[in-house]
RNA sequence: AUGUUAUCAAGAAAGGUGGAGGGAUUAGACCCAUUGAAGCCUUGGCAACCCUUUAUUUUAUAGAGAAGGUGCUACAUUCUACUGAUUAUUUUUUUAAUCGGACAGAUAACCA
Numbered sequence: 001a002u003g004u005u006a007u008c009a010a011g012a013a014a015g016g017u018g019g020a021g022g023g024a025u026u027a028g029a030c031c032c033a034u035u036g037a038a039g040c041c042u043u044g045g046c047a048a049c050c051c052u053u054u055a056u057u058u059u060a061u062a063g064a065g066a067a068g069g070u071g072c073u074a075c076a077u078u079c080u081a082c083u084g085a086u087u088a089u090u091u092u093u094u095u096a097a098u099c100g101g102a103c104a105g106a107u108a109a110c111c112a
Base pairs, nucleotide, nucleotide: 003110004109005108006107007106008105013043014042015041016040017039021032022031023030026081027080028079029078044073045072046071049069050068051065052064053063054062055061056060077104082101083100084099085098086097087096088095
């Protein structure tokens, strides 16, 4: 890398450097950005996947903690894309909204 499992509408800053882009790719939109983008450095913070611990004993669940290993710290994973259902609308095979499933992505743990 690939694979498996779980979660993803919550939460969380500032300084220095840098100098034009960024929000995963593709496509369409929308938003942020010289009142400084990405990246890098420092110090905070958030969370609770691994972890520590308590209870139960359905072997997994619930609670507490935050030293360590990660991760994150604009906008729902920014929204949509494939598909199903429901509701309303419509001359209609239209349009809009809502709730699911899938694909993809991100993070953690495990296997390797």